The RNA shown here (c-di-GMP-I riboswitch aptamer) has 86 nucleotides and comes from a Dehalococcoidia bacterium.
Order: sequence, then structure tokens, then C1' cells
RNA sequence: CAACGAAAAGGGCAAACCCGCUGAAAGGCGGGGGCGCAAAGCCUCGGGUCUAAGACCUAGAGAGUUAUGACGGCCGGGCUACCGAA
Repeated sequence: CAACGAAAAGGGCAAACCCGCUGAAAGGCGGGGGCGCAAAGCCUCGGGUCUAAGACCUAGAGAGUUAUGACGGCCGGGCUACCGAA
């Protein structure tokens, strides 16, 4: 230094749910709260999942299809990083 993740130390993030704001929604932000996480830090490059405002379709509705929207705590990948046994 790389790989790896035993014991500890210092810690970090923060699920569900509740409240407020925001968004068409999925969701996001803030406060509370902790299910968990050794990258649950950052990035949509690939896959996957969610939503469907707008568009398409419909005689008209309804329904359906669709991402330019979202999920980094879905997986893979890239970058960075505390401690330190085998």
C1' cells in the first nucleotide's frame, strides 16, 4: 500500500412510524425516533424497481402504455474513507 473484517476504541449514518414543508405521484427536505448498516459516504455508468404530470390511445370516459421524474438503505460498478488481528 492492497486485499480482508476478528477483538476493541473513537465515533458515524439512520429504517418503520409521527409532525411540518415540498412534489401530480413515486419521492425529497427538516425535527423527533431507531430497524439496521464496516462504507447504509459520494456518483445513475449497467441492470432492476417505483411513480405517470405531460404525451399516446379511447366517440367520450375509464383502463392501459410510456421517463425526461424517483430509489445510492435493490444489485453490480467507479471514487473517497476511521481502526487494525488472522
Description: NCBI's taxonomy places the organism under Bacteria, Bacillati, Chloroflexota, Dehalococcoidia.